Predicted 3D model of a 113-nucleotide RNA (SAM riboswitch aptamer (S box leader)) from a Cytophagales bacterium.
Its mean pLDDT, the model's own confidence on a scale to 100, is 83.
Rfam family: SAM riboswitch aptamer (S box leader). From the family's description: The SAM riboswitch is found upstream of a number of genes which code for proteins involved in methionine or cysteine biosynthesis in Gram-positive bacteria.
[in-house]
RNA sequence: GAUUUAUAACGAAACGUUGAGAGAAUAGGCUCUAUGAAACGUUGGCAACCUACCAAAAAGCAAGGUGCUAAUUCCUACCUAAGUAUUUUUUUUAUUUUUAGGAAAUAUAAAAC
Numbered sequence: 001g002a003u004u005u006a007u008a009a010c011g012a013a014a015c016g017u018u019g020a021g022a023g024a025a026u027a028g029g030c031u032c033u034a035u036g037a038a039a040c041g042u043u044g045g046c047a048a049c050c051u052a053c054c055a056a057a058a059a060g061c062a063a064g065g066u067g068c069u070a071a072u073u074c075c076u077a078c079c080u081a082a083g084u085a086u087u088u089u090u091u092u093u094a095u096u097u098u099u100a101g102g103a104a105a106u107a108u109a110a111a112a113c
Base pairs, nucleotide, nucleotide: 001113003111004110005109006108007107008106013043014042015041016040017039021032022031023030026077027076028075029074044069045068046067049065050064051063053060073105078102079101080100081099082098083097085095086094
């Protein structure tokens, strides 16, 4: 790196170095940020995917391997359904917008390549 499976409503911060951006990519929105972004380091914490321990199992535990530690994966984008508003004489269409479900994408774990 491509594949398969599972999960993504919850949860969990201080300090140091540094110094301007950050929230995966594109676009829009919204948000965080010199009361210090991101990154790196230290210490803590959360969770419980894998291993270990325990157990008949479920559960438990949190020692080891990962992961995570603003906002639902920050929200939207594609499809379906139901609505809202504008336009129109009406219907259709178009546009705005809300909710629900699904897909895609992304992330993480495990497996095997």